[in-house]
RNA sequence: UAAUUCCUUCGGGGCAGGGUGUAAUUCCCUACCGGCGGUGAUGAAGCAAUGCUUCUAAGUCCGUGACCCGUGCGGUUGUCAAACCAAGCGGUGGAUCUGGUGAGAUUCCAGAACCGACAGUUAAAGUCUGGAUGGGAGAAGGGAUAC
Numbered sequence: 001u002a003a004u005u006c007c008u009u010c011g012g013g014g015c016a017g018g019g020u021g022u023a024a025u026u027c028c029c030u031a032c033c034g035g036c037g038g039u040g041a042u043g044a045a046g047c048a049a050u051g052c053u054u055c056u057a058a059g060u061c062c063g064u065g066a067c068c069c070g071u072g073c074g075g076u077u078g079u080c081a082a083a084c085c086a087a088g089c090g091g092u093g094g095a096u097c098u099g100g101u102g103a104g105a106u107u108c109c110a111g112a113a114c115c116g117a118c119a120g121u122u123a124a125a126g127u128c129u130g131g132a133u134g135g136g137a138g139a140a141g142g143g144a145u146a147c
Base pairs, nucleotide, nucleotide: 001146003145004144005143006142007141008140009139010138017029018028019027031127032126033116034115035064036063037062038061043055044054045053046052047051059114060113068091069090070089071088074085075084076083077082096112097111098110099109100108118130119129120128
């Protein structure tokens, strides 16, 4: 230097108030929330300063994770029929416009919209409960090897 590999730690937020009802944080009014990486005309700081460096900036752009489906390395149980778990791989997978500025913006400013796995529930859930003391994109630190 950061190519290969290993280890450790970290790694998701949110219905206040009200209405109806036998019953709803699930319906209705209203409220609230926004994983990770990239891009980026934002903002901030530093310096040897018309510049450079660092930090920061999108739920709806690009990519990606959880959930779900297929496959099944490998494993567990077995009455030997079969059932179950499951690495990796593949698939599926929601949502933005208008105006302003400008050389340039789905990212800035203003306004108005829109979206949100599965299972459960005295009644339909982005927000409650559960799988989950799980998994995880990835982030930080450290060791070894290599140059």